[in-house]
RNA sequence: GGCCGAAUGGUCUAGUCGUAUGAUUCUACCUUCGGGUGGUAGAGGUCCCGGGUUCAAUUCCCGGUUCGGCCC
Numbered sequence: 001g002g003c004c005g006a007a008u009g010g011u012c013u014a015g016u017c018g019u020a021u022g023a024u025u026c027u028a029c030c031u032u033c034g035g036g037u038g039g040u041a042g043a044g045g046u047c048c049c050g051g052g053u054u055c056a057a058u059u060c061c062c063g064g065u066u067c068g069g070c071c072c
C1' cells in the first nucleotide's frame, strides 16, 4: 500500500427498518442467628463519529476513526 471483518450499559452479548435482549456488576428488599446460595424489584445505553435514503435507521448506503485478520 491492497482486500476482508468488527465497534451496542462498567464488562460480555443478542437483535438486520418501528426508541434494544440476556448475562454479569451495583443498590434495596425477602430468605439466614449471620454469611454464602437462591428469589423479587430497581439503577446503568447520544447502539464509535459525520452525512445520505426513508414517514421511521442499531439495522440500508457513503465517508471517517479505532481494533483485528489476510496479502504484498
Stems, first nucleotide, its partner, number of pairs: 001071007010024003018055001025043006048064005
This is a predicted structure of a 72-nucleotide RNA (transfer RNA) from Coemansia sp. RSA 552. Rfam family: tRNA. It is annotated as a transfer RNA. Taxonomically the source falls in Coemansia (Eukaryota, Kickxellomycotina, Kickxellomycetes, Kickxellaceae). Its mean pLDDT, the model's own confidence on a scale to 100, is 84.